Context: one part of a larger RNA
Molecule: large-subunit ribosomal RNA, domain IV
Organism: marine metagenome
RNA sequence: CUAUGUUGAAGGAACUCGGCAAAAUACCUCCGUAAGUUCGCGAGAAGGAGGCCCAGUUCCUAGGCAACUAGGGGCUGGGGGCACAAACCAGGGGGUGGCGACUGUUUACUAAAAACACAGGGCUCUGCGAAGUCGCAAGACGACGUAUAGGGUCUGACGCCUGCCCGGUGCCUGAAGGUUAAAAGGAGGGGUGAGAGCUCUGAAUUGAAGCCCAGGUAAACGGCGGCCGUAACUAUAACGGUCCUAAGGUAGCGAAAUUCCUUGUCGGGUAAGUUCCGACCUGCACGAAUGGCGUAACGACUUCCCCGCUGUCUCCAACAUAGACUCA
Numbered sequence: 001c002u003a004u005g006u007u008g009a010a011g012g013a014a015c016u017c018g019g020c021a022a023a024a025u026a027c028c029u030c031c032g033u034a035a036g037u038u039c040g041c042g043a044g045a046a047g048g049a050g051g052c053c054c055a056g057u058u059c060c061u062a063g064g065c066a067a068c069u070a071g072g073g074g075c076u077g078g079g080g081g082c083a084c085a086a087a088c089c090a091g092g093g094g095g096u097g098g099c100g101a102c103u104g105u106u107u108a109c110u111a112a113a114a115a116c117a118c119a120g121g122g123c124u125c126u127g128c129g130a131a132g133u134c135g136c137a138a139g140a141c142g143a144c145g146u147a148u149a150g151g152g153u154c155u156g157a158c159g160c161c162u163g164c165c166c167g168g169u170g171c172c173u174g175a176a177g178g179u180u181a182a183a184a185g186g187a188g189g190g191g192u193g194a195g196a197g198c199u200c201u202g203a204a205u206u207g208a209a210g211c212c213c214a215g216g217u218a219a220a221c222g223g224c225g226g227c228c229g230u231a232a233c234u235a236u237a238a239c240g241g242u243c244c245u246a247a248g249g250u251a252g253c254g255a256a257a258u259u260c261c262u263u264g265u266c267g268g269g270u271a272a273g274u275u276c277c278g279a280c281c282u283g284c285a286c287g288a289a290u291g292g293c294g295u296a297a298c299g300a301c302u303u304c305c306c307c308g309c310u311g312u313c314u315c316c317a318a319c320a321u322a323g324a325c326u327c328a
Base pairs, nucleotide, nucleotide: 001323002322003321004320005319006318007317008316010314011313014312019309027051028050029049030048031047036041038157052079053078054077055076056075057074058073059072060071061070062069063068080084092307093306094305095304097302098301099299100298104116105115120155121154122153123152124151125150126149132141133140134139158294159293160292161291163224164223165222168221169220170217171216172215173214174213177212178211179210183206184205188201189200190199191198192197225243226242227241228240229239252286253283264280265279266278267277268276
């Protein structure tokens, strides 16, 4: 010096990206326990007291005629120790946001999560030799099931909700019409031949799906404007004009896991706060099942704050063990 431990004056997170690591808490009995809440929970919330040994007294249970014996409880008094859950073992706690409802699952060997799944919700296909999937096929799964079933896809408990647009793309419907392949058709024409014929070509006309066309459909893929003016302070614009669009973003939320400018502005917390919480709205570039906004409980998730606690630190020191190192 390194590793692993033990201890530490005063302070107690000043350390640091961050309390990482360590310390602290820890058991049983009794008391006591908030907001919130889906009334289950939260909750071991939080916070407190007692616990060893001896004696007295009293009660209960079992046995006994009784004395009493065994076990258990209450009350009172006393004793010793630094320390009585005496070692080991053995929750730190609280507050506030975000995300995900939850228990689960995952990158075997750098990621356990806010990702996946989930119960629940919707759309859609499928009438049974089902749809769908595997296979060239036979056949098999689906299913020894039958629409309260099975497949696909999106969303993701629960609560309140889920606005407008069908112009584009997709899907669905449509006995008309247009276009249209092979095929049918065969007017007419060419070659050859004496001819019969053989052969080549070929206009009308008939002719499916598809496409065009007409509708529907957004919990289908998706989309959801600009400029100018206007109120008796100013500012702003309920209001008006105009252009464009398929329609111009509704409710709710909003500097957000989304805000560039930005450490926005105001308030709170600190002596001091680019983080945090509450507001404002000027949303570069939120927004409604690519779900919106809330939400008790839950989380080895994540942000911020507080109490306790500490060698994380101010600022390091000593000791133990093992190595390194020096000498032999």